[in-house]
RNA sequence: GGGCUCGUAGCUCAGCGGUCAGAGCGGGGGACUCAUAAUCCCUUGGUCGCAGGUUCGAUCCCUGCCGGGCCCA
Numbered sequence: 001g002g003g004c005u006c007g008u009a010g011c012u013c014a015g016c017g018g019u020c021a022g023a024g025c026g027g028g029g030g031a032c033u034c035a036u037a038a039u040c041c042c043u044u045g046g047u048c049g050c051a052g053g054u055u056c057g058a059u060c061c062c063u064g065c066c067g068g069g070c071c072c073a
Base pairs, nucleotide, nucleotide: 001072002071003070004069005068006067007066010025011024012023013022018056026044027043028042029041030040031039049065050064051063052062053061
């Protein structure tokens, strides 16, 4: 340098072109207990990497860029 692939919540990951993007863990509060742990309940949390384009509508499709990984040279 070229090809492929990934980038979604603090972490690990789902998700589909169609109102408000989700789970587990984590954080906060509560229940239970003499207390702790465990368990249960409630709650919190997102520029969906960035910028454009297509579309009535984009996290999803297209282009460029940025970053990680693999392969080739």

The RNA shown here (transfer RNA) has 73 nucleotides and comes from an Actinomycetes bacterium.
It matches the Rfam family "tRNA".
Taxonomically the source falls in Actinomycetes (Bacteria, Bacillati, Actinomycetota).
It was read from a public genome assembly.
The coordinates come from a structure-prediction model, not an experiment, and the mean pLDDT is 80.